[in-house]
C1' cells in the first nucleotide's frame, strides 16, 4: 500500500420514543434508546431509491419535473485510529 483478532484504545449508532421560532414533503437536528457498523468520518461523481412546495399539462382528479434528500443501497472520490496472523 493493502489487510482486518474473541487484541487494545476509543468512536458511531438502526428500529422506536419525545422534542424543535427546521421543513409542503422526504427528511433534519437535539435527547433516549441499542439493531449493527472497521471508515456506519466526508463529498451526491455514476447508478438506485425517498419526497413533489414550485413549475407544466389537466375542468378536476391526477400525471410529469429536483433545484430537496437518503453515505447505514451499491459503487467511486478522499482523509484517519490500532496492529495478531497471512
Nucleotide at each position: 500500500c493493502a489487510c482486518g483478532a474473541u487484541a487494545a484504545u476509543g468512536g458511531c449508532a438502526a428500529a422506536c420514543u419525545u422534542a424543535u421560532u427546521c421543513g409542503a414533503a422526504a427528511g433534519a437536528u437535539a435527547a433516549g434508546g441499542a439493531c449493527g457498523c472497521a471508515a456506519a468520518g466526508c463529498c451526491a461523481c455514476g447508478g438506485g431509491c425517498c419526497u413533489a412546495a414550485a413549475u407544466a399539462u389537466g375542468u378536476a382528479a391526477a400525471u410529469a419535473u429536483a433545484c430537496g434528500g437518503c453515505a447505514g443501497c451499491c459503487g467511486g472520490g478522499u482523509u484517519a485510529c490500532c496492529g495478531a496472523a497471512a